[in-house]
RNA sequence: AGAGUUUGAUCCUGGCUCAGGACGAACGCUGGCGGUGCGCCUCAUACAUGCAAGUCGAACGAAGAGGCCCUUUCGGGGGUACUUCAGUGGCGGACGGGUGAGUAACGCGUAGAUAACGUGCCCUUAACUGGGGGAUAACACCGGGAAACUGGUGCUAAUACCGCAUAAGAGUAUGAUUGAAAUAUUAUACUUUAAAGAUUUAUUGGUUAAGGAUCGGUCUGCGUUAGAUUAGCUAGUUGGUAGGGUAAUGGCCUACCAAGGCUACGAUCUAUAGUUGGUCUGAGAGGAUGACCAGCCACAGUGGAACUGAGACACGGUCCACACUCCUACGGGAGGCAGCAGUAGGGAAUCUUGCGCAAUGGGCGAAAGCCUGACGCAGCGACACCGCGUGGAGGAUGACGGUUCUAGGACUGUAAACUCCUUUCGGCAGGGAAGAAUUUUGACGGUACCUGCAGAAGAAGCACCGGCUAACUACGUGCCAGCAGCCGCGGUAAUACGUAGGGUGCAAGCGUUGUCCGGAAUUAUUGGGCGUAAAGCGUCCGUAGGUGGUUGUUUAAGUCAGAUGUUAAAGACCAGAGCUCAACUCUGGCAUGGCAUCUGAUACUGGACGACUUGAGUACGGUAGAGGUAAGGGGAAUUCCCGGUGUAGCGGUGAAAUGCGUAGAUAUCGGGAGGAACACCAGUGGCGAAAGCGCCUUACUGGACCGUAACUGACACUAAUGGACGAAAGCUUGGGUAGCGAAAGGGAUUAGAUACCCCUGUAGUCCAAGCCGUAAACGAUGGAUACUAGGUGUUAAGGGAUUCGACCCUCUUAGUGCCGAAGCUAACGCGUUAAGUAUCCCGCCUGGGGAGUACGACCGCAAGGUUGAAACUCAAAGGAAUUGACGGGGACCCGCACAAGCGGUGGAACAUGUGGUUUAAUUCGAUGCAACGCGAAGAACCUUACCUGGACUUGACAUCUGGAGAAUUUAGCAGAGAUGCUGAAGUGCCUUUUGGAACUCCAAGACAGGUGGUGCACGGUUGUCGUCAGCUCGUGUCGUGAGAUGUUGGGUUAAGUCCCGCAACGAGCGCAACCCUCGUGGUCUGUUGCUACAGAUGGAAACAUGCUGAGCACUCAGGCCAGACUGCCGGUGACAAACCGGAGGAAGGUGGGGAUGACGUCAAAUCAUCACGCCCCUUAUGUCCAGGGCUACACACGUGUUACAAUGGGAAGGGUACAAUGGGCAGCUUGAUAGCAAUAUUUGGCAAACCCCCAAAACCCCCCUCAGUUCGGAUCGGAGUCUGCAACUCGACUCCGUGAAGCAGGAAUCGCUAGUAAACGCAGAUCAGCACGCUGCGUUGAAUACGUUCCCGGGUCUUGUACACACCGCCCGUCACACCACGAAAGAAGGUCACGCCCGAAGUCGGUGCUCCAACCC
Repeated sequence: AGAGUUUGAUCCUGGCUCAGGACGAACGCUGGCGGUGCGCCUCAUACAUGCAAGUCGAACGAAGAGGCCCUUUCGGGGGUACUUCAGUGGCGGACGGGUGAGUAACGCGUAGAUAACGUGCCCUUAACUGGGGGAUAACACCGGGAAACUGGUGCUAAUACCGCAUAAGAGUAUGAUUGAAAUAUUAUACUUUAAAGAUUUAUUGGUUAAGGAUCGGUCUGCGUUAGAUUAGCUAGUUGGUAGGGUAAUGGCCUACCAAGGCUACGAUCUAUAGUUGGUCUGAGAGGAUGACCAGCCACAGUGGAACUGAGACACGGUCCACACUCCUACGGGAGGCAGCAGUAGGGAAUCUUGCGCAAUGGGCGAAAGCCUGACGCAGCGACACCGCGUGGAGGAUGACGGUUCUAGGACUGUAAACUCCUUUCGGCAGGGAAGAAUUUUGACGGUACCUGCAGAAGAAGCACCGGCUAACUACGUGCCAGCAGCCGCGGUAAUACGUAGGGUGCAAGCGUUGUCCGGAAUUAUUGGGCGUAAAGCGUCCGUAGGUGGUUGUUUAAGUCAGAUGUUAAAGACCAGAGCUCAACUCUGGCAUGGCAUCUGAUACUGGACGACUUGAGUACGGUAGAGGUAAGGGGAAUUCCCGGUGUAGCGGUGAAAUGCGUAGAUAUCGGGAGGAACACCAGUGGCGAAAGCGCCUUACUGGACCGUAACUGACACUAAUGGACGAAAGCUUGGGUAGCGAAAGGGAUUAGAUACCCCUGUAGUCCAAGCCGUAAACGAUGGAUACUAGGUGUUAAGGGAUUCGACCCUCUUAGUGCCGAAGCUAACGCGUUAAGUAUCCCGCCUGGGGAGUACGACCGCAAGGUUGAAACUCAAAGGAAUUGACGGGGACCCGCACAAGCGGUGGAACAUGUGGUUUAAUUCGAUGCAACGCGAAGAACCUUACCUGGACUUGACAUCUGGAGAAUUUAGCAGAGAUGCUGAAGUGCCUUUUGGAACUCCAAGACAGGUGGUGCACGGUUGUCGUCAGCUCGUGUCGUGAGAUGUUGGGUUAAGUCCCGCAACGAGCGCAACCCUCGUGGUCUGUUGCUACAGAUGGAAACAUGCUGAGCACUCAGGCCAGACUGCCGGUGACAAACCGGAGGAAGGUGGGGAUGACGUCAAAUCAUCACGCCCCUUAUGUCCAGGGCUACACACGUGUUACAAUGGGAAGGGUACAAUGGGCAGCUUGAUAGCAAUAUUUGGCAAACCCCCAAAACCCCCCUCAGUUCGGAUCGGAGUCUGCAACUCGACUCCGUGAAGCAGGAAUCGCUAGUAAACGCAGAUCAGCACGCUGCGUUGAAUACGUUCCCGGGUCUUGUACACACCGCCCGUCACACCACGAAAGAAGGUCACGCCCGAAGUCGGUGCUCCAACCC
């Protein structure tokens, strides 16, 4: 000293939370010792029992056992000292100890006053202590009562009580002195009041007076909690006079008189609370607190009261009332732990019914001494603080064990074991204090301390380990159990839950909970804010208050300086000292600050008295203006009425309808009525405090500005409370009502339409008078003053210059706008009209919601307004800006995206895939585009993963160990087969002769195996946006920052393609090009290719055959080159890039096609291609076998095939052409023969050789002639062929027969821009067989594109956003159910406060009466 948390990220505002310290604590786990402190915070609840205040015989009488002395009638008596219960008397029980209920107060603190007072015991001084008297307890006797207690009679003493004497004193009266003031001091006179003795003869008491000391009483200034949703309170109230009362002032009390007193500087009321020194915290200022210790106060079951006394209205005294408890003989009595222990109760929670008066202190006493739960000690409690220990050194095979692991190791860890030491604390034994001053006397205590002995021996836990915050792994669990201070963890790989190992922190403690301060500048004096985050009253006037221009004199209140006093002690701080240290204790010392008094200073502020003119105001001369109020006037327009003309519609809308109109509308002309508003001018122009103000004229009237500088002389600014004004709507009364027009009615729109649109239309809008008092009443910006760059408009006034004059130009003042410097701001922005720099005053804010709500009060006719909470709840709510995404926002551009066309799908039948259903199983995956003729380039068995049944368990497959055997071939039996049983043949290869390699069998275990799960743990691969033109980086610059710039802009392109410009300059991945292929040419090579030349063979010939020679010209094959680059010309364009047109060329502007897929998105797809983490199965989820299933079938969808026919069909009749890509030896198959055919048999060929291989549409002739047909071919019956162990479930093909639906396909929807669509066939992969699918190949070969408004998708820029999981977003309200909190509710109960009245105990004072007494009061 800060940190976490709002966002995709950022800055700010702002709350919440954490890290620190503290505690009279409590709870959980744990617990060795000692020292010092502390220990009912709750029920001021009730208390059993014991103790806590007595003492004095040197005040007094009496009694007494025993001792001693004397005496004795031997019964006893007297004396003496001593002791003692009770009594009289004295002193003390007003201290000490406890508690904090009450109290917001002179209660406390502080500083004073007492000219308004008291003071026992103590000290000092002076004087005195003479002489008398009568009683009464105890006691004795007689009584009452259960008891407590008490009555009567009689006796007696005193330092008990009372006169008399004496006298200072006191009182009264009259003077004098001091002083502000006399109740002070003093003088005189008068009145009146004292005493006590005891004794050891040393003393000690007693009385009076004065003084001191101490302790108190009373009064005063200042300070001392919260609430205004408490604003008025007060009759003894405020004062006076007189009296009473008190120690003493005083309405303290009484009578009379007056009507005062307190209050916004907060009275009164309500709530809460003992207060201070201090304590905790804080850098401080402050905030919180008031245990222990110390001062003061208050209280003693609750309430009241007095008595005694120096002192009380009295904790362990009295009286009364009440509540409660106890005793009782029922008549009556007793009691008060908030003293020390202790008990019950309450509570989260707080101790022993201990020892001692040895010390300190107190009471009494002359003293000895007695008393003392004050106190000193001990006990209990880790409650707090402090100290110590639980061992030290060495010790690596880095042991065992544990955890983990990539299986190698790593960690625990020098830790342990082991070796050598030490003995604090604890234990045992011995010695043994100080505390005692002063003869005695030590509870603590056989304690502290010292010495000796033994032995590492008896002594470690708790919390945490996701971030904040130091410390990480494994297993278990699977949004469960649980954690959590905040953010948040947990849904199968959890460093966040639980456990373990390890680690971190602290340590006899550690955590948790609670409370306070801090951090929090989050109430801001120090030290915050208010344009948009919470926050400027709607505006002005003005009271109190606050603040205030220049100058002089004075004062000294503030202010400043010095001195004095005080601020108790303790505590804190500093320096020392004593306990071994420390805590603890002791000694000494300092400071800040407060208050009071005195002295001084006079700059500033204030007070008093003067002066001044610049602030403010007045005067005079001008100016502009929708400033206000009232009256009068005007024209245009709408509507209505009357009349004329005129005829069928008008009106209204996106389109309509309601409505008006043949009873004459709309339109048009003339006349009239009435109300409201004032076009153009008109302008970020003017005026006004704001609200607001707009035709003209008049009257009255407010303010502003400019100029002059005559007058006043600070008269000013702000403004709580208060007052006035205050849009619209609304309210009351009375008018008025043309238009418009809430409500209402009707028509439309719509799923609905209580709306938007249309037709009507009432309040209202208007006037007068009166209420209301609010608005996004906004510049979301309070008022005043001063200062701080400019530029440019405009309004009003004035000056200068110039001109004939007006403009233009220039200067000043006052307004009103824009842009901008510095500065400010979180940013946006503000910027002489400040949100800058300063001063003064006012208002307001303190997280979001609840809520501007509830309650209360005030205002209002009402509507409502003003003031204005809390419970509860959340961790955010919010401002500005950034990047994206989105928009039924904008601009530009592209794409078979639309449009223009061609052909389809959707309707039919079939094929195929999917869903669904079914099933023992119908294995699994793919599911919008981007799943659905997809994985599958081919399910009869196999495949196969599924089902049923039968079998196996080191296994069908791999490696290792041991043993045996060559391998291998083969037969028979059982069985559905797997498999089982029984035979036969066979002895190999290498070799160092031990064995080895391969293979098979047997045994045991390590292990195998899994198409089991998780594609949301992964790798790899793939789809998609999209072959869209984008995606980024470095350096620089800008910004507090996220980010921006570059990449935007002007052009251009298929393209972020290129050019130009530019705080950017460059670069990378993409684009393009480089690659393959097709299209042209050249060159090289020339076989199994080719044949222009020559020959040969066959043939009558035509001709055929690459057959031969020769050759590579041609075709072809495949190597290498060339060619195309906007290169050339013209035009457009910015002298650019580029575009348009043209030439040449096989090809022209990317020549066509392919391969090639940026950063990324979709937790996209795949664990069943493969690989792989984790989990799961292990006589089974593995393996083998047979059969079945994947081929099911009411239905729905996708993709296809064939059609519906004549642009066609047919071959039951024929003919003639033209390809390319590919494939073939377990293969492709020629020819011949057989069969209607599928095919079969046979023969031959083939690795550029032969074969598949006759291409088909096309063309020519013919038939069919518009029909369910010579279209269409499904379906079914029969007979066959082929493949294959095997065609039943479930193959393809052939022939004969059968001949279904279908006549061009609704809504909707797909593909395609040229060798393309469409049509036609051919080949191949897979494959034993099976192709309408897929992948290739060629043949024939179109139509259309005006264009970019719209649909879809995409790109760039811009804009809005409360979205960021990003519009499939976010989010509002009702309703249903449950729960929580607050408000209201007929009422009910309790508490507290206040007011009125009645009864009224004890007690005090007074009056009166009676009685007693030696003594009524003074």
A computed fold for a 1418-nucleotide RNA from a metagenome, annotated as small-subunit ribosomal RNA. Its Rfam family is "Bacterial small subunit ribosomal RNA". Rfam links the family to the GO terms structural constituent of ribosome and ribosome. The sequence is in RNAcentral, with records from SILVA. The prediction has a mean pLDDT of 82.